[in-house]
Context: one part of a larger RNA
């Protein structure tokens, strides 16, 4: 000198960007009970991985048995299942008995095709090749995935400068979310990423009508689109229009762009989604899966029953219910979306205070059913209390699944009625149909949801700003490495 890395810092006087990062609000954790993960401890076992962020309602979209890898007992060893060989025996399937806690094991009963050489197929018995292993190494891989970060980067060809390692280009001046686009320049084009092009929400048009309407007509009812009938509306789903800074007015360097305004459903990426560049973290995974190397082979393989994973002095993350009156209680009445349904959804009616039982209508579902949406409006009642607040816990009697609810399941009834009167340092989401707040459905699933995923109802404050607090990104400076 030059890139990079690590380590500490500035860019203070006028001089960086942007982000729920702060600050302005709202609502919460942390304080109480319980749920559900983890640490710790116990225990024959509490199987294992996750470990600041980016582990801890994580893997698990659902541990009574099974799962199940763990632990005691009892069995088996070419094996639970694959291919190969020889021997002898029986078709094979199958069905019926004993006997264990069960598998395993014992007995019997039945019977295939053939050129008569055997053959398929079964279990035995013998020898091995081999099987198996959720055993080790994610510091040996692959292949998936987190994260920084949907953050604006991260490169290459020629060319030029430089001995070289590089540099330039990608800096600069403005502007954008945005290396997004103008301008300028030893640079000039290009790739990966950024925008678009996918999906869906917001309008409108057209096509189509077994769900919508009576909108116009008509029958029928105590009443209901119940019936003719009709697709106008409403859906529903196909296909298209639309928004592009297109106009206009002001600002700018007459550019990019930025204000502001017309029309417009929607206006400056219109709201969400899916889409994650080169790399970082020897980051997570050998327990999805696949594999290299090591290990174990009458056992670290398989089989079975019974426990464990559900323990509890104890500490921490996530949630849930609530501590009340904007509340709780009771009666009657109203308004969704999205979804699932045949070893299924399961109406009406009956029965039971109820959880549910009974019968079985209809529906492979825009046709039938889960289905009641709740919060919410209205009357009534409590009158500020540990209460008609609050549900913990128990104790009694049930329901359902499912060989089976003792450890170890979910509701349901009467009865109990614990703590808790808004929480200490400290700490977390969130910027609009968002926080908050109410239900509804789904996956998984015999049952089992406060967890997870997604519908929609009701619907708010508040952002001066960018001085700080965190990470991020660019350009620039010293140190000390190489």
């Nucleotide at each position: 000198u030059u890139g990079g890395a690590c380590c500490g810092g500035g860019g203070a006087c006028c001089c960086c960007c942007g982000g729920c990062a702060c600050a302005a609000g709202c609502g919460g954790u942390g304080g109480a009970g319980c749920a559900u993960g983890u640490g710790g401890u116990u225990u024959a076992a509490u199987u294992c991985g996750a470990a600041g962020c980016a582990a801890c309602g994580c893997g698990a979209a659902g541990a009574a048995c099974c799962u199940u890898a763990c632990c005691u007992g009892g069995u088996c060893u070419u094996g639970a299942g694959a291919u190969c060989c020889g021997g002898a025996c029986g078709a094979a399937u199958a069905c019926a008995g004993g006997g264990c806690a069960a598998u395993g094991c014992c007995u019997g009963u039945g019977g295939c095709c053939u050129u008569c050489g055997g053959g398929a197929c079964g279990g035995c018995c013998g020898a091995g090749a081999c099987a198996g292993g959720u055993g080790g190494u994610g510091c040996a891989u692959g292949g998936u995935u987190g994260u920084c970060g949907u953050c604006a980067g991260c490169u290459c060809g020629u060319g030029u400068c430089g001995u070289g390692a590089g540099a330039u280009g990608u800096u600069g001046g403005g502007u954008u979310a945005a290396g997004u686009c103008c301008c300028g320049c030893a640079a000039c084009g290009a790739g990966c990423g950024c925008a678009a092009c996918c999906c869906u929400u917001g309008u409108c048009a057209u096509u189509a009508g077994u769900a919508g309407c009576c909108a116009g007509c008509a029958c029928a009812u105590c009443a209901u689109g119940g019936u003719g009938g009709g697709c106008a509306c409403u859906c529903u789903a196909g296909u298209g229009a639309g928004a592009c800074u297109g106009c206009c007015g002001g600002g700018g360097a007459u550019a990019a762009c930025c204000c502001g305004g017309a029309g417009g459903a929607a206006g400056g990426u219109g709201g969400g989604g899916a889409u994650g560049a080169c790399g970082u973290c020897a980051a997570a995974u050998c327990a999805u899966c696949a594999u290299g190397c090591c290990c174990c082979u009458u056992a670290u393989g398989a089989c079975c029953a019974g426990g464990g994973c559900u323990a509890c002095a104890c500490a921490c993350g996530u949630g849930c219910u609530a501590c009340a009156a904007u509340g709780g209680c009771g009666u009657a009445a109203a308004c969704a979306a999205a979804g699932g349904g045949a070893a299924g959804c399961g109406g009406a009616c009956c029965c039971g205070c109820g959880a549910g039982g009974g019968c079985g209508a209809g529906c492979a579902a825009a046709c039938c059913c889960c289905a009641a949406a709740a919060a919410u409006a209205a009357c009534g009642u409590c009158c500020c209390a540990g209460u008609u607040c609050g549900g913990a816990u128990u104790g009694c009697a049930g329901u359902c699944u499912g060989c089976a609810a003792c450890u170890c399941g979910a509701c349901u009834g009467c009865a109990u009625g614990a703590a808790g009167c808004u929480g200490g340092a400290a700490u977390c989401g969130c910027u609009a149909g968002u926080a908050a707040u109410c239900g509804c459905a789904g996956a998984u699933c015999a049952g089992c949801a406060u967890g997870c995923u997604g519908c929609g109802g009701u619907g708010a404050a508040u952002a001066c700003g960018u001085u700080c607090c965190c990470g991020g990104g660019u350009c620039u400076u010293g140190u000390a490495c190489a």
A computed fold for a 482-nucleotide part of an RNA from an uncultured bacterium, annotated as small-subunit ribosomal RNA, 3' major domain. The full RNA is in RNAcentral, with records from Greengenes. The coordinates come from a structure-prediction model, not an experiment, and the mean pLDDT is 81. It matches the Rfam family "Bacterial small subunit ribosomal RNA".